This is a predicted structure of a 383-nucleotide RNA (Bacterial RNase P class A) from a Pseudomonadota bacterium. Of the family's consensus pairs, 96% are formed in the model. Its mean pLDDT, the model's own confidence on a scale to 100, is 77. Rfam family: Bacterial RNase P class A. The family's RNA type in Rfam is ribozyme. Gene Ontology terms of the family: ribonuclease P activity, dimeric ribonuclease P complex and tRNA processing. The gene name in the source record is rnpB. The organism belongs to Pseudomonadota, within Bacteria.
């Protein structure tokens, strides 16, 4: 210098001038009330007023209802170990497998000797498979040669070692054996199992023996194993005002409510139909809460690798209701593109990222001009 890996940040500023939306405050006006005091309006003042993703709605939960409390199937969901969290599928850290010279990043990571299934084509054969090509005997035919001996065809029988096909072919190497072979035997190596020893809270790591001779590949395939999980949602609820149009239909002594079923609980009622369910009509302002003080947020010190957490000290940081946070002038900053210029500079014209709260909170994913920061890695020069 250059090229990457990793975390966090800014992403427009400044001044004039008008104009919105809260919350506090000060006096006015109306308007209801016996008083307190309540509603509304403008007007002044102070203070406030879109994000790192407000997006996707993938995931957890606060918080509300379902009248109270549970079991079990079924379904779902997650899946290696330890820690955090209010919880999670998140997040730190570490095992183990991968990719990268690396710095790092990637994992949907229990379990296939419980079972059932899947794998195109090529190949004999693809999971307890297999015989094309070939090697080795027997027997028989032909021809060759003095013989030894070798060569072709034909069958039987025997091997799977070498060659082939394929992404994989029922373990690698060297031997012993054999008519040929072959874990059939041996010895070293992997690999699985069993049985210990040492490090680790633990995933695992490593050493030792002993055994058999080796049981592919997909569970993001059906399943098996462990852990979790009621349901619906802010159009959830709660007050208050005003209206108006009700009609059908349920049973076997039973009906509803707890999700889908069951067990069980609870309310109603029991000769009738209320309760309550189901369906089909009709009506009411689009009013008030819910609506921001929170698992809140900044600095400092501790405690731990980290995530995180514990003390103290400061703060208050939108709450709209068709939905507020604006619009204009001008200057400066950024950017790219021409000129002038030796650099510094200066003039011109354009542009300026992704994108707007809607009950909130902790994540995950995706989107983002342009602008530096920090820290590690690798490569080339130089000292």
């Nucleotide at each position: 210098c250059a090229a990457g890996c990793a975390a966090a940040c800014c992403g427009g500023a400044u001044g004039a001038u008008c104009g919105c939306g809260g919350c506090a405050u000060g006096a006015u006006c109306g308007g209801c009330u016996a008083c307190c005091g309540c509603c509304g309006a403008a007007c002044g003042u102070g203070c406030u007023g879109a994000g790192g993703a407000a997006a996707g709605u993938c995931c957890g939960c606060c918080c509300u209802c379902c009248a109270c409390a549970g079991g079990g199937c079924a379904c779902g969901g997650u899946g290696c170990u330890g820690g955090u969290u209010a919880a999670c599928g998140g997040c730190c850290a570490g095992g183990c497998g991968g990719g990268g010279u690396g710095a790092c990043c990637c994992g949907a990571c229990g379990g296939c000797a419980a079972g059932u299934g899947c794998a195109a084509c090529a190949g004999a054969g693809a999971g307890g498979a297999g015989a094309g090509u070939g090697c080795c005997g027997g027997c028989u035919c032909c021809g060759c040669g003095c013989a030894a001996g070798g060569g072709g065809g034909g069958u039987c029988g025997g091997c799977g070692a070498g060659g082939g096909u394929g992404a994989a072919a029922c373990g690698g190497u060297g031997g012993u054996g054999u008519a040929a072979g072959a874990g059939a035997c041996c010895a070293c190596c992997a690999g699985c199992g069993c049985c210990g020893g040492c490090a680790g809270c633990g995933a695992u790591g490593u050493c030792g023996g002993c055994g058999g001779c080796u049981a592919g590949g997909c569970a993001a395939a059906c399943c098996c194993c462990a852990c979790c999980g009621g349901g619906a949602g802010c159009a959830a609820g709660g007050c208050c005002a005003a209206g108006c149009a009700g009609g059908c239909g349920c049973a076997u002594u039973g009906g509803g409510g707890c999700g889908g079923c069951c067990c069980g609980u609870c309310c109603c009622g029991c000769a009738a139909a209320a309760a309550g369910c189901g369906c089909c009509g009709g009506g009411u302002g689009u009013g008030c809460u819910g609506c921001a003080c929170g698992a809140c947020g900044u600095c400092u010190g501790g405690a731990g690798c980290a995530a995180u957490u514990c003390a103290g000290a400061c703060g208050c940081u939108a709450g709209a209701g068709a939905g507020a946070u604006g619009a204009u002038c001008a200057u400066c900053a950024c950017c790219u593109c021409g000129c002038u210029g030796c650099a510094c500079a200066g003039c011109g014209a354009g542009g300026c990222a992704c994108a707007g709260a809607a009950g909130g909170c902790g994540g995950c994913u995706u989107a983002c001009a342009g602008g530096g920061u920090u820290g590690c890695u690798u490569g080339a020069g130089c000292g």